[in-house]
Context: one part of a larger RNA
C1' cells in the first nucleotide's frame, strides 16, 4: 500500500503447525485351557519411565550496588571506627529474578471411514459362494476430536460500539472519533515492537511502615594483666519483594487523522 468513510474493541476459521510413546505391579483369576509342568483372552484399577509445556509454593543452585567473618597494605593525624586495593581479596550465609534435580500438567475419551481379516443376504452356475448388485464387523496407520497460529483467505469474512456529511471551484486545508510524536516505566526487550503510565497520575525515584536475609552494629558500662567474654541487644543493617505516600521526574507542546460508488 491493501482490504471503497475514518477509528477502537471482540471474534469466525479457509489453511498450517504440535502432539500421538510406554513399562511393572494388583484385581478379575490359580479361573478358562492343561495329565501336569505351567497359565491367558477380555474388563477393572494402582503406580513408574522417557518425552513435552507452563511455573517457583517445596527441595535445591545461581543471586558481582544484601549481610557477616577475615589476611595483607594503604588512607582517613594517633586510638576507636571506617573507605580503597588484592580474581567479587578470601570465607560462611542469603531475598528477588533466572533455573533444575524441584512442582503442577499432558498423551486420553470418542466419532466418521477403512486395511488384513472376519460375517450377512446373494446370484452368474436350481446347489456352494463374504462380491459380481447389495449389507455389516474390524487398527497405534486415514480423517476429525485435543493444543497453537491463522482474513495479503486479495476469496482481504463477521459482531458491538465510537465519530460524523466542516471550508473551498477544484487541488487540497482546517478538525471529530482515534492515533502518534515526546516523556516515566517493566510483567516487555538486542534494536524496533507488544505492555503500563503521563497531574482528573502511584509510572519510576526517594520517604514512611513492613518483610526476606543476615546474626546480636557503633558508643558506653562491668569482669578480665591482655587476647576478649558478658550486658545495654533477637540489636544493627537491610539490591531487585509487598503496601502507603505527589516530596522528585511523567512538564509544557507538537504531529497525524473521515467527509464516504
Nucleotide at each position: 500500500c491493501g482490504c471503497a468513510g475514518g477509528a477502537u474493541a471482540u471474534u469466525u476459521g479457509a489453511g498450517g503447525g504440535g502432539a500421538u510413546c510406554u513399562g511393572u505391579c494388583c484385581u478379575u483369576a490359580g479361573u478358562a485351557c492343561g495329565a501336569g509342568a505351567g497359565g491367558a483372552c477380555c474388563g477393572g484399577g494402582a503406580u513408574g519411565g522417557a518425552c513435552a509445556a507452563a511455573c517457583c509454593u517445596c527441595c535445591g543452585g545461581u543471586g558481582c550496588a544484601c549481610c557477616a567473618g577475615u589476611u595483607g597494605u594503604u588512607c582517613c593525624g594517633c586510638c576507636a571506627g571506617g573507605g580503597g586495593c588484592a580474581u567479587a581479596g578470601c570465607u560462611g550465609g542469603g531475598u528477588a529474578g533466572c533455573c533444575g534435580a524441584g512442582u503442577u500438567u499432558g498423551g486420553a475419551u470418542c466419532g466418521g471411514a477403512u486395511a488384513a481379516a472376519c460375517g450377512c443376504u446373494g446370484a452368474a452356475a436350481g446347489c456352494a459362494u463374504c462380491u459380481a448388485a447389495g449389507c455389516g464387523u474390524g487398527a497405534a496407520a486415514c480423517c476429525g476430536g485435543c493444543c497453537c497460529c491463522a482474513a495479503g483467505a486479495u476469496g482481504a469474512g463477521a459482531u458491538a460500539u465510537c465519530c460524523c456529511a466542516u471550508c473551498g471551484a477544484a487541488a487540497g486545508a482546517g478538525u471529530a472519533a482515534g492515533a502518534c510524536c515526546c516523556c516515566a516505566c517493566a510483567g516487555a526487550g538486542a534494536c524496533u515492537a507488544a505492555g503500563u503510565g503521563g497531574u482528573u497520575g502511584a509510572u519510576a525515584g526517594g520517604u514512611c511502615a513492613g518483610g526476606a536475609g543476615u546474626g546480636u552494629a557503633a558508643g558506653u558500662g562491668c569482669a578480665g594483666u591482655a587476647a576478649u567474654g558478658c550486658a545495654u541487644u533477637a540489636a544493627g543493617c537491610g539490591g531487585a519483594c509487598u503496601g502507603a505516600u505527589a516530596c522528585u521526574a511523567a512538564u509544557a507542546g507538537g504531529u497525524c487523522g473521515a467527509g464516504g460508488g
Large-subunit ribosomal RNA, domain VI from a Clostridia bacterium, 261 nucleotides, folded computationally. The sequence was found in a public genome assembly. Its mean pLDDT, the model's own confidence on a scale to 100, is 89.